[in-house]
Record summary:
Predicted 3D model of a 1399-nucleotide RNA (small-subunit ribosomal RNA) from an uncultured Gammaproteobacteria bacterium. It matches the Rfam family "Bacterial small subunit ribosomal RNA". Rfam 15.1 lists 42,628 matches to the family in 10,626 species. The prediction has a mean pLDDT of 86. The RNAcentral record of the sequence draws on ENA and SILVA.

RNA sequence: AGAGUUUGAUCCUGGCUCAGAUUGAACGCUGGCGGCAUGCUUAACACAUGCAAGUCGAACGGAAACGAUGCUAGCUUGCUAGCAGGCGUCGAGUGGCGGACGGGUGAGUAACGCGUGGGAAUCUGCCCAGUAGUGGGGGACAACAGCCGGAAACGGCUGCUAAUACCGCAUGUGGUCUACGGACUAAAGAUGGCCUCUCCUUGGAAGCUGUCGCUAUUGGAUGAGCCCGCGUCGGAUUAGCUAGUUGGUGAGGUAAAAGCUCACCAAGGCGACGAUCUGUAGCUGGUCUGAGAGGAUGAUCAGCCACACCGGGACUGAGACACGGCCCGGACUCCUACGGGAGGCAGCAGUGUGGAAUAUUGGACAAUGGGCGCAAGCCUGAUCCAGCAAUGCCGCGUGUGUGAAGAAGGCCUGAGGGUUGUAAAGCACUUUCAGUGGUGAGGAAACGGGAUGUUUUAAUAGAGCAUUCAAUUGACGUUAGCCACAGAAGAAGCACCGGCUAACUCCGUGCCAGCAGCCGCGGUAAUACGGAGGGUGCAAGCGUUAAUCGGAAUUACUGGGCGUAAAGAGUACGUAGGCGGCUAUUUAAGUCAGAUGUGAAAGCCCCGGGCUUAACCUGGGAACUGCAUCUGAUACUGGGUAGCUAGAGUUUGUGAGAGGGUAGUGGAAUUCCAGGUGUAGCGGUGAAAUGCGUAGAUAUCUGGAGGAACAUCAGUGGCGAAGGCGACUGCCUGGCACAAAACUGACGCUGAGGUACGAAAGCGUGGGGAGCAAACAGGAUUAGAUACCCUGGUAGUCCACGCCGUAAACGAUGUCAACUAGUCGUCGGGUUCACUUCGGAACUCGGUGACGCAGCUAACGCAUUAAGUUGACCGCCUGGGGAGUACGCGCGCAAGCGUAAAACUCAAAGGAAUUGACGGGGGCCCGCACAAGCGGUGGAGCAUGUGGUUUAAUUCGAUGCAACGCGAAGAACCUUACCUGCCCUUGACAUACUGAGAACUUUCCAGAGAUGGAUUGGUGCCUUCGGGAGCUCAGAUACAGGUGCUGCAUGGCUGUCGUCAGCUCGUGUCGUGAGAUGUUGGGUUAAGUCCCGCAACGAGCGCAACCCCUAUCCUUAGUUGCCAGCCUUAAGUUGGGCACUCUAGGGAGACUGCCGGUGACAAACCGGAGGAAGGUGGGGAUGACGUCAAGUCAUCAUGGCCCUUAUGGGCAGGGCUACACACGUGCUACAAUGGCCGGUACAGAGGGCUGCAAAGCCGCAAGGUGGAGCUAAUCCCACAAAGCCGGUCGUAGUCCGGAUCGGAGUCUGCAACUCGACUCCGUGAAGUCGGAAUCGCUAGUAAUCGUAGAUCAGAAUGCUACGGUGAAUACGUUCCCGGGCCUUGUACACACCGCCCGU
Repeated sequence: AGAGUUUGAUCCUGGCUCAGAUUGAACGCUGGCGGCAUGCUUAACACAUGCAAGUCGAACGGAAACGAUGCUAGCUUGCUAGCAGGCGUCGAGUGGCGGACGGGUGAGUAACGCGUGGGAAUCUGCCCAGUAGUGGGGGACAACAGCCGGAAACGGCUGCUAAUACCGCAUGUGGUCUACGGACUAAAGAUGGCCUCUCCUUGGAAGCUGUCGCUAUUGGAUGAGCCCGCGUCGGAUUAGCUAGUUGGUGAGGUAAAAGCUCACCAAGGCGACGAUCUGUAGCUGGUCUGAGAGGAUGAUCAGCCACACCGGGACUGAGACACGGCCCGGACUCCUACGGGAGGCAGCAGUGUGGAAUAUUGGACAAUGGGCGCAAGCCUGAUCCAGCAAUGCCGCGUGUGUGAAGAAGGCCUGAGGGUUGUAAAGCACUUUCAGUGGUGAGGAAACGGGAUGUUUUAAUAGAGCAUUCAAUUGACGUUAGCCACAGAAGAAGCACCGGCUAACUCCGUGCCAGCAGCCGCGGUAAUACGGAGGGUGCAAGCGUUAAUCGGAAUUACUGGGCGUAAAGAGUACGUAGGCGGCUAUUUAAGUCAGAUGUGAAAGCCCCGGGCUUAACCUGGGAACUGCAUCUGAUACUGGGUAGCUAGAGUUUGUGAGAGGGUAGUGGAAUUCCAGGUGUAGCGGUGAAAUGCGUAGAUAUCUGGAGGAACAUCAGUGGCGAAGGCGACUGCCUGGCACAAAACUGACGCUGAGGUACGAAAGCGUGGGGAGCAAACAGGAUUAGAUACCCUGGUAGUCCACGCCGUAAACGAUGUCAACUAGUCGUCGGGUUCACUUCGGAACUCGGUGACGCAGCUAACGCAUUAAGUUGACCGCCUGGGGAGUACGCGCGCAAGCGUAAAACUCAAAGGAAUUGACGGGGGCCCGCACAAGCGGUGGAGCAUGUGGUUUAAUUCGAUGCAACGCGAAGAACCUUACCUGCCCUUGACAUACUGAGAACUUUCCAGAGAUGGAUUGGUGCCUUCGGGAGCUCAGAUACAGGUGCUGCAUGGCUGUCGUCAGCUCGUGUCGUGAGAUGUUGGGUUAAGUCCCGCAACGAGCGCAACCCCUAUCCUUAGUUGCCAGCCUUAAGUUGGGCACUCUAGGGAGACUGCCGGUGACAAACCGGAGGAAGGUGGGGAUGACGUCAAGUCAUCAUGGCCCUUAUGGGCAGGGCUACACACGUGCUACAAUGGCCGGUACAGAGGGCUGCAAAGCCGCAAGGUGGAGCUAAUCCCACAAAGCCGGUCGUAGUCCGGAUCGGAGUCUGCAACUCGACUCCGUGAAGUCGGAAUCGCUAGUAAUCGUAGAUCAGAAUGCUACGGUGAAUACGUUCCCGGGCCUUGUACACACCGCCCGU
């Protein structure tokens, strides 16, 4: 110090969450020791039991108990009983002091309660100092005794008695009151010592003396009471409160001021600087956090306050309205003889209850302190200690060194190894702590007593003070510490490991179980669930939960914002308040400086000291940022005084204007009424209908009525505070601008509340009502249509008066003032110049616009009319939803408006900009995309594929385009993966080991076969003679095998957009950034093709070209090709020849090269010439970055998972060929441009030795026979067909069509039943051109005709290739589909098959 999370990505706004520190904590798991702290935060709930406040015999009368002593009695040393207040003592009682402290709690209290600083009108026991006294009397009451009442608590009557108890008298230093004459007012003794003096004399009395008391008073100290300034939580959805209330006079009252109380008089007092009411709360020093400022908090310790079962009251006293006192009322508990009584743990322990939760019914007064006492001493749950609790802080330990065969085991693995890990074991050491046994500080100082000195005194008594001596006092305590002994011995867990956040693998699970602080994990390969191994972090603890601060500048004083993210009030005027021009002087309130007092201690901080260290304790300092007082300074602010004119205002003149109000006037138009002309429609719409019209509409003309609004001018023109204002004229009236002077002299700015104005709609009363028009009615549209469209139409719109008070009331931008480059318009005024007019130029003041620099902004944008730089004041905001809602209150006739929450819920909501995608947005362009044409499909039959269904199985895959004559270039067995049945288990196949055997082969039997059994022949090859290679069989184990799953784990290959023209990069530049630029623009092209321009310059993959075929020519070469001329012929058959065709090598040719035009003189386009071919000549191969989790695990390869006498392997048979049905792709047709018959002509490209097969012969034919020839420019397949010539058929289910079925055959093949093809004879179905819809094709194309090939034993209407014949049409790009570029909108990004709203 930051991080995660909104998006495809970005910047911003903004919330949520995390990392830190902390706690009187609790819970989970775990737990060795010690020190120091801390420990009912909840029920101020109720309490059993014990203890927590007594003491004084040196105040008193006394003697219940105990003890000692003495005496007496019973009697046995001794015990029991009695007597003796004479002694130690002492129950109860009188009396004194103390129970007002100490201890507890935080209910109440928002207050002079607390904090801080002041003040005057007071009291103060015990204590200190001073002064003066302490004389002399009196009468009682307890105790006690007797009697009586009551269950008890307790009480009554009679009698006796003491005092430091009580009451007079005297004195009056003093004190109080006073009318100044006076009046009132005290006291108590106790105890120690001494006889010097007096009396009696054992010894006392008086007396003397000391101590402690007592009384009066003065002062102090301490403590307490009272008053005041300032500070001290939230709510305005609490705005008014107050009759003793505020003040005065008099009286009373108090220790003391005072309405503290009372009588009378006055009518005040408090409040927006928040009274009153209400909620919550003890306050503070401090504590926690924070850089600080702050925020939160108020346990332990300390100060103050309040309370003591709840409420009230006084008494006593120096002090209380009293925790362990009294009285009364109340609730509760207990006792009771029912008549009455008793009690108060918020003291220490403890109990119940409540609660997540908080300890022992302990020891001691040894220390510190308190009460009483002369003292000893007694009392003290204050206190000091101990016990319990990891509740916290601090410290220590659980071992140290060495130790590689890197052991075993675990885990992982690519099978080699890695890791756990020097970790363990082993070896060598140590012994803190705990354990056992010893030893052993300090906390203790004394008080009291003795002695000496000194003071007092008559005194060597006594007492005080000083010095000194001896003895005594420890709860803790088995103290701390120290020594010895033994042995690594007794001592490690918890959380986490997807990112934030340090730490990774395997297995299990399979959106299940579960995790989760936020984002989010889990749907079969989960580093996120659970376990394990390993790792990370802390450690006697570790996590979780709760809570506070921090991070959060996320309430912003330090330190935020408001054009669009939340946020400027609709506008103005103005009260309080805040702020305020220039000069001089004064004051010294603010401000600044110094000093003094105070700011308790503890705590925090700094420097020391003490416990082995630390925590902890302790000494000193600093600090306590504050408050008060005094002194000083006077710049600034404030107050006073005197001036000034630059702010503001007044006067004069001029000017513009839809500024406002009111009265009148005008024309155009709509509608209506009357009349004329006139006839069948009008009106309305996308198209219609409702509606109006023959009772005369619409149209047109004339006249009239009435209401409302004011075309053109008209303009980012004008005016107004805003809302708003638009014909003309008059009247009344507000504001503004300019010019030049004069005057006033800060009179100003803002503005909480308040007041006024405030569009439209709406409301009330009364008018008015032409047009328009909510509601309503009808007609359409539609699935519906309570809408959009149409025909009507009422409130309303208009006027007057009165309400309402809101709008996207917007510039989404509060008002005022100052400053900060410009350029170009426009409105109003003025000055100067030039002027001959129309005009004009420069400057200036005020408005209103466009652009633009600096600057600002998240960006967009703003930019002298700021969103820039500053100042003053006001309003408003603090995540989204709930909600501008509920409740309350105010206003309103109502509608409603203003003010304005919470529960709950989400992790986002949002702004700006970017790249895409999309749009029934725009622009440009292309494509058999449409259009123009030709031929089809969809109807029929059949073929083939698919779905579905069926089945033991109908194996599997492909599923919009881009699956469906697809994988399959060919399922009778095989193929074959499927089904049924029968078999095999190291296996049909690979590698390795051992043993045997050559391999191989003949035949027979059983069986459906696999297989099993038997049988024949055969002993091989190489050799360095050791052996080796190959094959077969058997055995055993590693392993084989799988067309089993996952194409969403993959490679490879492929489809598709699309042969569309695109897709990118480097450097530079721009932008905070995502990104942009380049690649956009102007032209052009088939093309990101080329040219020009340009913050871009270049480059790559694509385009094109290079490659192949084809079209022309040349050349080379002529066999199996060819034949012009010559020869010979049935035949290029032969001789001959290579001219031609052809074959196949090499070249040429085409490049917008030439001409003209268009164009920017470019690129290019149009036309032309030449040319076999002309503008990429035609065709092919060639497929950019990427998209579709597209297809394929069944071509192959491959991770993971699964099967292993089976999901592997072998065999036979069956199935993949099923069949109500639906779809795709084809073939054949429906006929005469045709069918049939006969004759006849012309290709190209292929294939052929497991092959193609000629001639000849046989068969109607398929075919058979035959075997020449051919390893192919030679031979064969092989007759091309449509075409042409001739004949026939005559529009019909036919001489069309050929399905289906019957019969007979041929061929292939072990085998044609399921299930082949073909031939012949017979049979002769549907079908007469095909609904909605839909496909292909732009030229040698469509259409049509045949030929060949791959696969293949056989089996094409499919596929691939070949040639023959050979069209029509394209105006054009509006529309449909697909695509490219630019631009625009977007709340989409899984990207419109999106998102999302209501019910």